[in-house]
Context: one part of a larger RNA
Molecule: small-subunit ribosomal RNA, 5' domain
Organism: Acidobacteriota bacterium
RNA sequence: GAAUCAACGCUGGCGGCGUGCCUAACACAUGCAAGUCGAACGAGAAAGUGGAGCAAUCCAUGAGUAAAGUGGCGCACGGGUGAGUAACACGUGACUAACCUACCUUUUAGUGGGGGAUAACCUAGGGAAACCUGGGCUAAUACCGCAUAACACUUACGAGUCAAAGCAGCAAUGCGCUGAAAGAGGGGGUCGCGGCCGAUUAGCUAGUUGGCGGGGUAAUGGCCCACCAAGGCAGUGAUCGGUAUCCGGCCUGAGAGGGCGCACGGACACACUGGAACUGAAACACGGUCCAGACUCCUACGGGAGGCAGCAGUGGGGAAUUUUGCGCAAUGGGGGAAACCCUGACGCAGCAACGCCGCGUGGAGGAUGAAGUCCCUUGGGACGUAAACUCCUUUCGAUCGGGACGAUAAUGACGGUACCGGAAGAAGAAGCCCCGGCUAACUUCGUGCCAGCAGCCGCGGUAAUACGAGGGGGGCAAGCGUUGUUC
Numbered sequence: 001g002a003a004u005c006a007a008c009g010c011u012g013g014c015g016g017c018g019u020g021c022c023u024a025a026c027a028c029a030u031g032c033a034a035g036u037c038g039a040a041c042g043a044g045a046a047a048g049u050g051g052a053g054c055a056a057u058c059c060a061u062g063a064g065u066a067a068a069g070u071g072g073c074g075c076a077c078g079g080g081u082g083a084g085u086a087a088c089a090c091g092u093g094a095c096u097a098a099c100c101u102a103c104c105u106u107u108u109a110g111u112g113g114g115g116g117a118u119a120a121c122c123u124a125g126g127g128a129a130a131c132c133u134g135g136g137c138u139a140a141u142a143c144c145g146c147a148u149a150a151c152a153c154u155u156a157c158g159a160g161u162c163a164a165a166g167c168a169g170c171a172a173u174g175c176g177c178u179g180a181a182a183g184a185g186g187g188g189g190u191c192g193c194g195g196c197c198g199a200u201u202a203g204c205u206a207g208u209u210g211g212c213g214g215g216g217u218a219a220u221g222g223c224c225c226a227c228c229a230a231g232g233c234a235g236u237g238a239u240c241g242g243u244a245u246c247c248g249g250c251c252u253g254a255g256a257g258g259g260c261g262c263a264c265g266g267a268c269a270c271a272c273u274g275g276a277a278c279u280g281a282a283a284c285a286c287g288g289u290c291c292a293g294a295c296u297c298c299u300a301c302g303g304g305a306g307g308c309a310g311c312a313g314u315g316g317g318g319a320a321u322u323u324u325g326c327g328c329a330a331u332g333g334g335g336g337a338a339a340c341c342c343u344g345a346c347g348c349a350g351c352a353a354c355g356c357c358g359c360g361u362g363g364a365g366g367a368u369g370a371a372g373u374c375c376c377u378u379g380g381g382a383c384g385u386a387a388a389c390u391c392c393u394u395u396c397g398a399u400c401g402g403g404a405c406g407a408u409a410a411u412g413a414c415g416g417u418a419c420c421g422g423a424a425g426a427a428g429a430a431g432c433c434c435c436g437g438c439u440a441a442c443u444u445c446g447u448g449c450c451a452g453c454a455g456c457c458g459c460g461g462u463a464a465u466a467c468g469a470g471g472g473g474g475g476c477a478a479g480c481g482u483u484g485u486u487c
Stems, first nucleotide, its partner, number of pairs: 001487004006483005013359006019352002021317001026315003030312003035073003040070002048061005080270003090194007099187003104183008112146001114144002121136006152161003166175003196242003203233003208230004213225003245267004249260004272293005295306004323349001325348003331345001332343004362392004372383004396428001399422004406414001431476005436457003442471005452459002
C1' cells in the first nucleotide's frame, strides 16, 4: 500500500447493489417451514336457515360439504450446519462385459377369469393421558391364487418359472396398469494422478496379505464366513500424534509464490449423543420407526411426550452479527385430468455506514480587508472572498398531484414503490485524524522526568514545533482513526 463475514472510539444527509453468530454442533418458550389426490375406494356429520307441529320431534337445505379412514404419489427434493473426516472424502482423468434407476421420452406386446380379507363404521371394554384390546359389517387402482409368456431368469438342455387395474366420459376417446427393449437425466463401484504439519512418532499389521469354496449385495471385493498358505505396508516416511470438510474460486503480488475457502455454484458429511434396521426406485431417512443414554416437560406415580445445525424469535457465551414482517404476484418444486391446494424454497419489505459504488451539504460576484479570535518587535500580520451583502440555481430531502414495467387473457406481495410533473425556499445535511524525523502540515500559553505521548527512533527535569489547550495548517471525507488478521 492492498484486503477484511470484522470489532472499538468519535461523527453521521440520501440512494442503488450486496452482506450480516467467525464464539457454545450450547439449551430452547411460541408460531409457521410437506403435503396432495373424491377422475382409486367405502362411509359421512354439525351449527345455521326454511317448513310442519301445542310440544317432543320430524322433513328439506346446509352437503355428498367438514373432519377422519383405506389406497396412490410425494415426504431421499428443496432448506440448515461444518461436528466428524488426512479418506477414493474431494479435484481431475479413465474403467464398469461387475451394476441400479420411480417419475419423463420412444418403441413393442398385453390388460382374460376368479377369491379371501381389512380399516373406517357399529359394539363391548381397559387407561389420568398417550393410546390399546375383543366381537360384528364393508369397498377398492389394497391383497392372493389361476390362465397366457415373446423377452427375461433357472437349467441336469428334457424342460421349468414369472404379469396386469381400473377410472372419467352419452360416445368418440382420454388417463392409467403389466411384461420387454432403448434413451435422457440421476446414482453405486474400482483405479491413476494431485493437494497439511510433526522423526522429540521407526517400525506397523491377524481378517492382517493372498488363494479355494460359499453367504450377502443392484454389483466387484475379506464385505462376511469355513478351510489352506504366510504373507502385506514402511526412510519415495508406514504406524502414531496434531490440525483440517474439499473444490470452482477469493485476497495479495509485476510474476513466481504466499494466505484464505465467508457470500454464490458443485461435491461430501451430519441432524440431541450412540447404535440398528423397516419402508421404498433410491434412506440406514433433519421436521419417520425401534433400542440405549443425557437433558427438558406432563402424570391420577401405573406410565407417557420432546429434539430450531429449517424461517423468525428467546436465554447463554462473546469484542461482535438483524424482524416472533408481507406474499405465493413472479421463478422453481410436490400432488391433482383440471379447478386448485401446499411451499419461512423463493420474491419482497424491515434493521445495521458492515462493505462497494454514486450523489448532496450550494454557485457567481463581493473590502488595500467589518466584528471576533489568535500572533506580534504594538508598526502590523493571520483566519480571509471567508462572512455580511447582491444576483442565481434547487440535485437530494421534505411537500402536493399523476403513476408503472415486472403479467401477449385473468392474477402484483413489492407499492401509491420506482419514475414523471408542480409549487416553495440556501433553505434540512461535516466530521474525523494528524502537524519532531520517517511523513504533507507551526506558533502561543499551560505543565516542569509531573501530568502525559509513543508504530520505530524517542519526547517531558522552566522558553517543549513531540504532553494538554487556543489559533493556524495538512490529509481524508459520510466517514475518519484505532485494534485484530492476510499478502